The prediction has a mean pLDDT of 81. A computed fold for a 73-nucleotide RNA from a Candidatus Nomurabacteria bacterium, annotated as transfer RNA. NCBI's taxonomy places the organism under Bacteria, Bacteria candidate phyla, Candidatus Nomuraibacteriota. The sequence was found in a public genome assembly. Its Rfam family is "tRNA".
RNA sequence: GGUCCCGUCGUCUAGUGGUUAGGAUAUCUGGUUCUCAUCCAGAAGAUCGCGGGUUCGAAUCCCGUCGGGAUCA
Numbered sequence: 001g002g003u004c005c006c007g008u009c010g011u012c013u014a015g016u017g018g019u020u021a022g023g024a025u026a027u028c029u030g031g032u033u034c035u036c037a038u039c040c041a042g043a044a045g046a047u048c049g050c051g052g053g054u055u056c057g058a059a060u061c062c063c064g065u066c067g068g069g070a071u072c073a
Stems, first nucleotide, its partner, number of pairs: 001072007010025004018056001027043005049065005
C1' cells in the first nucleotide's frame, strides 16, 4: 500500500429504512435483613466514532475520514 471485518448507555450487546434506540451487568434510591450479601421494585444513563450524501424519513444504504483487528504483498 491492496482487500475484508468491527466501532451503539461506564462495560457487554440487540436493533439491517419508519412506531419511545431495547436488554444484561454495573451505578443510584427504596423495600426485605440485626448487619452485609442475596432477592424484589424503581430511577438515571447512548441524537449510534467523526464529516458529508441519498431518501418524505438513516444506527441501518453510499462516499470520505479516524481508531482497532485479520489477511495479502